[in-house]
RNA sequence: UCCCGAUAAGGGCAAACCGGUGGCGACGCCGGGACGCAAAGCCACGGGCCUCACGGAGGCAGCCGGGCCGCCGAA
Numbered sequence: 001u002c003c004c005g006a007u008a009a010g011g012g013c014a015a016a017c018c019g020g021u022g023g024c025g026a027c028g029c030c031g032g033g034a035c036g037c038a039a040a041g042c043c044a045c046g047g048g049c050c051u052c053a054c055g056g057a058g059g060c061a062g063c064c065g066g067g068c069c070g071c072c073g074a075a
Base pairs, nucleotide, nucleotide: 004073005072012037013036017032018031019030020029021028022027035062041068042067043066045065046064047063048060049059050058051057052056
């Protein structure tokens, strides 16, 4: 350094649900809230799922793969 990932340390994120708000919608954002997460950080590139005003336009990165970047260090 890489693989790896603990009943380690210090921290981080935040599902469902509730309130507010934007959107036709999937869903986004803010606050509350924690089921979980070692990339649950970022990117729609491949697959997948989903939505709609369906020749098309969108959503999901907390479905899988891939790319980029990153904290800690027991075995």
Overview
Predicted 3D model of a 75-nucleotide RNA (c-di-GMP-I riboswitch aptamer) from a Deltaproteobacteria bacterium. Its mean pLDDT, the model's own confidence on a scale to 100, is 91. Rfam family: c-di-GMP-I riboswitch aptamer. Rfam's curators write: GEMM was predicted in a large-scale screen for bacterial structured RNA regulatory elements. Rfam links the family to the GO term cyclic-di-GMP binding. The source organism's lineage runs through Bacteria, Pseudomonadati, Myxococcota and Myxococcia. The sequence was found by an Rfam model in a public genome assembly. Of the family's consensus pairs, 100% are formed in the model.